[in-house]
Model confidence (mean pLDDT): 81 of 100. Transfer RNA from a Patescibacteria group bacterium, 73 nucleotides, folded computationally.

RNA sequence: GGGCGACUGGCGCAAUUGGCAGCGCGUCUCGUUUACACCGAGAAGGUUACAGGUUCGAGUCCUGUGUCGCCCA
Numbered sequence: 001g002g003g004c005g006a007c008u009g010g011c012g013c014a015a016u017u018g019g020c021a022g023c024g025c026g027u028c029u030c031g032u033u034u035a036c037a038c039c040g041a042g043a044a045g046g047u048u049a050c051a052g053g054u055u056c057g058a059g060u061c062c063u064g065u066g067u068c069g070c071c072c073a
Base pairs, nucleotide, nucleotide: 001072002071003070004069005068006067007066010025011024012023013022019056027043028042029041030040031039049065050064051063052062053061
């Protein structure tokens, strides 16, 4: 230098053909307990890496950029 892949909550990951952004763990509150843990109920937490474009509508499609990983030279 070239090619491919990944990027979504604190962490690990879903999201079908473009149509309400979810699950598990974790955190917090309440219940339970002498207390803690487990368990039960509830809650908070998201610029979907960044910037543009297409569209009535984009996590998803298109272009560019960045970071990381793999391969080639």
Its Rfam family is "tRNA". Its family is annotated with triplet codon-amino acid adaptor activity in the Gene Ontology. By type it is a transfer RNA. RNAcentral holds the sequence, with entries from ENA.